Notes
Predicted 3D model of a 394-nucleotide RNA (Bacterial RNase P class A) from Thermodesulfobacterium sp. It matches the Rfam family "Bacterial RNase P class A". Gene Ontology terms of the family: dimeric ribonuclease P complex, tRNA processing and ribonuclease P activity. The organism belongs to Thermodesulfobacterium, within Bacteria. The coordinates come from a structure-prediction model, not an experiment, and the mean pLDDT is 77. The sequence was found by an Rfam model in a public genome assembly.

């Protein structure tokens, strides 16, 4: 140069000007409430301080607070996690370790149990789990095949039958060393054996079991003795077993206030009856009016941001983290606002000099956007560094 690992930083600061919003003050106007004023709430407008997005707010995957329902206990169902210490309000997170495995190497995965039991194993191969034989090796056995020798049958020759020797092997076997096949084929190595072979024997290394010692909290690590020819393939993110551990639903949780319309309940009281009026007495369904009540919709308030909060010294820890002081308050708004420019400086590119430092020119974005909050994880965006490997050059 190229490739590739793994951390780490950063999303400018200040000041002005024109916006948007949200809180609090004061002014005004309208409007409700009264017989009118006071005074009180609404809603607009103006002034005036003060606050106004992220490191990821996102994806909503996991953990937890809150908050309401439900709960003596227990068990099932169901869902998650799973080496071993360790941090945490909790984690499927983080940190330190252990085994194992990929990688040439920085470095990165993986993570009870397969001798409880089921199930499953593509394709390829001869076989894919009570192992099997395609090519090969074998020819001790059966059987054929050939060629010699010898025997019997027969007068001899042919020819047949037996026996025996080589020599093969298309069959019946035998073997699992070698090649092949795969992700994965039932321990190496080396010497015995044997027809060829092969834990079939044996040595040694592997391994399983038991027991023990030493280190380490532990997971485990070494190292001893003894038994076993090796038995137990993989799959658990497939069912399942074993251990932990988990109720349920969410800010639309939940509380409180509370129109209008329709209900209740009571008063008023038009009207109706009382032979023709008043009074009086009786009725009074409908519809009107007014008061109370109840539910709790429209609607408005709280929940709502002071929190496992941040800075910053100090201390304990390998480290995640933890204590202990001091300051410090920073969105909480309604489908929801946080902009836009200018200046200066800061930071980054070029480019020109006296290369400390000045000048001049550029750029200063991108991923994205709060909605009851924190602790992760992931995924998006910019750029730095350290470290590995490879080639070339000094």
């Nucleotide at each position: 140069a190229g490739g590739g690992u793994u951390u780490a930083a950063g999303a400018g600061g200040u000041g002005g000007u024109u916006g948007c919003u949200c809180u609090g003050g004061a002014a005004g106007a309208u409007c409700u409430u009264u017989g009118a004023a006071a005074a009180a709430g609404a809603u607009c407008u103006u002034c005036c301080a003060g606050g106004g997005a992220g490191g990821a707010a996102a994806g909503u995957c996991c953990g937890g607070g809150c908050u309401c329902c439900a709960c003596a206990g227990g068990g099932g169902a169901g869902g998650a996690c799973g080496c071993c210490g360790g941090g945490u309000a909790a984690c499927a997170c983080c940190c330190g370790g252990a085994g194992g495995g990929a990688g040439u190497a920085a470095u990165c995965c993986c993570u009870g149990g397969a001798a409880a039991g089921g199930g499953c194993c593509a394709c390829a191969g001869a076989a894919a789990a009570c192992a099997g034989a395609c090519c090969g090796c074998c020819a001790g056995c059966g059987g054929c095949u050939a060629a010699g020798a010898g025997a019997g049958c027969u007068a001899a020759a042919a020819g047949c039958u037996c026996u025996c020797u080589u020599a093969g092997u298309g069959c019946g076997g035998g073997c699992a060393a070698g090649g092949g096949u795969g992700a994965a084929a039932a321990g190496g190595u080396g010497g015995g054996g044997u027809a060829a072979g092969a834990g079939c024997c044996c040595a040694c290394c592997g391994c399983g079991c038991a027991g023990g010692a030493u280190g380490g909290u532990a997971a485990c690590a070494u190292c001893c003795u003894g038994c076993g020819g090796c038995a137990c393939g993989g799959u658990a993110a497939c069912c399942c077993c074993c251990g932990u551990c988990c109720g349920g639903a969410g800010c639309a949780a939940g509380g409180c206030c509370a129109a209008a319309c329709a209900g209740a309940g009571c008063g008023c009281a038009a009207g109706g009856g009382u032979g023709c009026c008043c009074c009086g007495c009786c009725c009074a369904a409908a519809a009107g009016c007014g008061c109370u009540c109840a539910g709790g919709u429209a609607g408005g308030c709280c929940g709502c941001u002071u929190g496992a909060g941040g800075a910053g010294a100090g201390g304990g820890g390998u480290a995640a983290c933890c204590c202990u002081c001091u300051c410090c308050c920073c969105a909480g708004a309604g489908a929801a606002a946080u902009a836009a420019c200018c200046a200066c400086c800061g930071c980054c590119c070029g480019g020109g000099a006296a290369c400390a430092u000045c000048c001049c020119g550029g750029g200063u974005a991108a991923c994205a956007g709060a909605a009851c909050c924190c602790g992760g994880c992931u995924u998006a965006c910019u750029u730095a560094a350290a470290c590995c490997c490879u080639a070339c050059c000094c």